This is a predicted structure of an 84-nucleotide RNA (c-di-GMP-I riboswitch aptamer) from an Acidobacteriota bacterium. The model forms 95% of the base pairs in the Rfam consensus.
RNA sequence: ACCGACUAAAGGCACCCCCGUAGCGAUGCGGGCUCGCAAAGCCAAGAGUCUCGGCCCCUCGACCGAGAUAGUCUGGUUACCGAA
Numbered sequence: 001a002c003c004g005a006c007u008a009a010a011g012g013c014a015c016c017c018c019c020g021u022a023g024c025g026a027u028g029c030g031g032g033c034u035c036g037c038a039a040a041g042c043c044a045a046g047a048g049u050c051u052c053g054g055c056c057c058c059u060c061g062a063c064c065g066a067g068a069u070a071g072u073c074u075g076g077u078u079a080c081c082g083a084a
Base pairs, nucleotide, nucleotide: 012037013036017032018031019030020029021028022027035071041077042076043075045074046073047072048069049068050067051066052065053064054063
């Protein structure tokens, strides 16, 4: 120097809720708060869940299309410290 990655340190994000705001809606954004998170950084690729529209239908369900969700999971990708 490289690999490795425990423990600690330095930090980071920010559930729910409240206020404002955008949206038909799911939900998003800004501020406050901080349940938690080693990727709770990013990606809508697969699945799940949710919303809107359509078809059928008494209705429900199923199906099709569009959207949301990355703090639902899988996957991809990037990243701080650095012991044995």
Taxonomically the source falls in Acidobacteriota (Bacteria, Pseudomonadati). The coordinates come from a structure-prediction model, not an experiment, and the mean pLDDT is 82.